[in-house]
RNA sequence: GGGCUUGUGGUCUAGUGGUAUGAUGCAUCCUUCGCAAGGAUGAGGUCCGGGGUUCGAUUCCCCGUAAGUCCA
Numbered sequence: 001g002g003g004c005u006u007g008u009g010g011u012c013u014a015g016u017g018g019u020a021u022g023a024u025g026c027a028u029c030c031u032u033c034g035c036a037a038g039g040a041u042g043a044g045g046u047c048c049g050g051g052g053u054u055c056g057a058u059u060c061c062c063c064g065u066a067a068g069u070c071c072a
Base pairs, nucleotide, nucleotide: 001071002070003069004068005067006066007065010024011023012022018055026042027041028040029039030038048064049063050062051061052060
């Protein structure tokens, strides 16, 4: 320098056009003499950035950027 893949709450992750799923972690409560485990509730996401298409974009297209991987 070129090809390909990936980017979604603190962490991991689902999601092929209609305001984002689950797990884990966190907070409060129940339970206990206390802790752990268990249960209930809640907070936490401008879906990597910009532009385009569309009535509508996490999703499709283009550019950029970061990481991974392969070739030189």
This is a predicted structure of a 72-nucleotide RNA (transfer RNA) from Aspergillus sp. HF37. Its Rfam family is "tRNA". From the family's description: Transfer RNA (tRNA) molecules are approximately 80 nucleotides in length. RNAcentral holds the sequence, with entries from Rfam. The prediction has a mean pLDDT of 83.